Predicted 3D model of a 376-nucleotide RNA (Bacterial RNase P class A) from a Pseudomonadota bacterium. Taxonomically the source falls in Pseudomonadota (Bacteria, Pseudomonadati). The coordinates come from a structure-prediction model, not an experiment, and the mean pLDDT is 76.
RNA sequence: AGAGUCGGCCGGGCAGUCGCUGCUCCAGCAAUGGGGUGGAGGAAAGUCCGGGCUCCGGCGGAUCAGGUGCCAGGUAACGCCUGGGGGGCGCGAGCCCACGGAAAGUGCAACAGAAAGCAAACCGCCUAAGUCCUUAACGGGACCGGUAAGGGUGAAACGGUGCGGUAAGAGCGCACCGCGUCGGUGGUAACACUCGACGGCAUGGCAAACCCCACCUGGAGCAAGGCCAAAUAGGGAAGUAGCCUCGACCCUCACGGGUGCGAGGCAGCGUCGAUCCGCGCGCGCUUCCGGGUAGGCCGCUAGAGGUCCGUGGCGACACGGAUCCCAGAGGAAUGAUUGCCCUCGACAGAACCCGGCUUACAGGCCGACUCUCCGA
Numbered sequence: 001a002g003a004g005u006c007g008g009c010c011g012g013g014c015a016g017u018c019g020c021u022g023c024u025c026c027a028g029c030a031a032u033g034g035g036g037u038g039g040a041g042g043a044a045a046g047u048c049c050g051g052g053c054u055c056c057g058g059c060g061g062a063u064c065a066g067g068u069g070c071c072a073g074g075u076a077a078c079g080c081c082u083g084g085g086g087g088g089c090g091c092g093a094g095c096c097c098a099c100g101g102a103a104a105g106u107g108c109a110a111c112a113g114a115a116a117g118c119a120a121a122c123c124g125c126c127u128a129a130g131u132c133c134u135u136a137a138c139g140g141g142a143c144c145g146g147u148a149a150g151g152g153u154g155a156a157a158c159g160g161u162g163c164g165g166u167a168a169g170a171g172c173g174c175a176c177c178g179c180g181u182c183g184g185u186g187g188u189a190a191c192a193c194u195c196g197a198c199g200g201c202a203u204g205g206c207a208a209a210c211c212c213c214a215c216c217u218g219g220a221g222c223a224a225g226g227c228c229a230a231a232u233a234g235g236g237a238a239g240u241a242g243c244c245u246c247g248a249c250c251c252u253c254a255c256g257g258g259u260g261c262g263a264g265g266c267a268g269c270g271u272c273g274a275u276c277c278g279c280g281c282g283c284g285c286u287u288c289c290g291g292g293u294a295g296g297c298c299g300c301u302a303g304a305g306g307u308c309c310g311u312g313g314c315g316a317c318a319c320g321g322a323u324c325c326c327a328g329a330g331g332a333a334u335g336a337u338u339g340c341c342c343u344c345g346a347c348a349g350a351a352c353c354c355g356g357c358u359u360a361c362a363g364g365c366c367g368a369c370u371c372u373c374c375g376a
Base pairs, nucleotide, nucleotide: 001372002371003370004369005368006367007366008365009364010363012341013340014339015338016337017336018335020039021038022037023036024035025034026033027032041347045358046357048356049355050354051353052352053221054220055219056218065217066216067215068214069213070084071083072082073081074080085099086097087096088095089094100212101211105210106209107206108205122151123150124147125146126145130143131142132141133140134139159177160176161175162174163173164172178201179199180198181197182196183195184193185192186191225298226297227296228295235289236288237287238286239285240284242266243265244264245263246262247261248259249258250257251256268281269280270279271278305324306323307322308321309320310319311318312317342345
């Protein structure tokens, strides 16, 4: 200098004017006005996981269903994060991986191919043994067969190389490599080993196919849920019955008025058609109670919180100290405009909160590291 890898950060700036909105102070009976102060993001997004909070349900467990899946740790929890192991890719810094079980069972494998799972004989190779034909004999041929070393098909054909062996072959035998089982050593573990013994090799692949194993999960969600509470309608409880005459009592000097009072008469409906007695009931009126609606208030933003420092830890993170308060609306505010400057400005707008993941993003800054080339 060029090419890359990983991590972190920013996401136009300054000033003026006019607005919107939460809180607070002042003035005002109020409406409202004025001052001060706060006012979107790294993803506020997708709503894909995990939790807080709220209500409902619930003795405990199992089944069903769904999810997760190497090991250890972190955490309120997780499918997240950190560290490690194994596999794959890259010269490298680094990156990627649903990475338990296929010797419990069931199932699947298009096309090609002879054969695809208690394998298989298409081509090729062999003719030792047995039977037959032929030949004087050697030999040749046929049948019965043998063979997975070679060819060909396929994503995949039942360990690899070499030597021996054989009729030709074959873990058939042996050596090395690989594999498996048991043990040893190291490691918390996953796992590793240049360790030892045994086994001729059995156990092909697919479990984001059913399934098996281990672990996890009750349901619904802030329109959760709670409080206050009109008008109208409806529910419940208690009380009351209307009219006329006479009397009683009360107020008034009187006229007159009043009454949950007494007596008599006439009054609604049901109780078999009628009457009486008794019982029950509706409408109306009065009072009270309770539920819901409109409306209002709370939930609602101080929290698994931010910043700085210290301690422990490789790290995720934990603990301690100091300090700060940083949107909280409710048809939904956070905007418009003017001037100056620059590298001319991307994706995008909170709606109960928090931890993650994923997705979108113009441009720029910082740090650590790798490879190649050149120069001293």